[in-house]
This is a predicted structure of a 73-nucleotide RNA (transfer RNA) from Pyronema omphalodes CBS 100304. NCBI's taxonomy places the organism under Eukaryota, Fungi, Pezizomycotina, Pyronemataceae, Pyronema omphalodes. It matches the Rfam family "tRNA". Its family is annotated with triplet codon-amino acid adaptor activity in the Gene Ontology. The family's RNA type in Rfam is transfer RNA.

RNA sequence: GGUCGCAUGGUGUAGUGGUUAUCACGUUUCGUUUACACCGAAAAGGUCGCAGGUUCAAGCCCUGCUGCGAUCA
Numbered sequence: 001g002g003u004c005g006c007a008u009g010g011u012g013u014a015g016u017g018g019u020u021a022u023c024a025c026g027u028u029u030c031g032u033u034u035a036c037a038c039c040g041a042a043a044a045g046g047u048c049g050c051a052g053g054u055u056c057a058a059g060c061c062c063u064g065c066u067g068c069g070a071u072c073a
Base pairs, nucleotide, nucleotide: 001072002071003070004069005068006067007066010025011024012023018056027043028042029041030040031039049065050064051063052062053061
C1' cells in the first nucleotide's frame, strides 16, 4: 500500500428501514438481616465512532474519514 471485518449505557451484547434501542453483569436506592452476603423490588446511565448522502422515516442502506483486528504483498 491492497482486500475484508468490527465500532451500540461502565463492561459484554441483541437489534434483516418503521412507532419507547434489547438483555446480562456492574452502579445507586429501598425491602430483608444484629450486620454482611444471597434474594426481591425500583431507578439512573446510550443522543448507536465522526462527517455527509439516500429516504416520508436510518443503529440498519451509500460515500468519505478515524480507531482496532485479520489477511495479501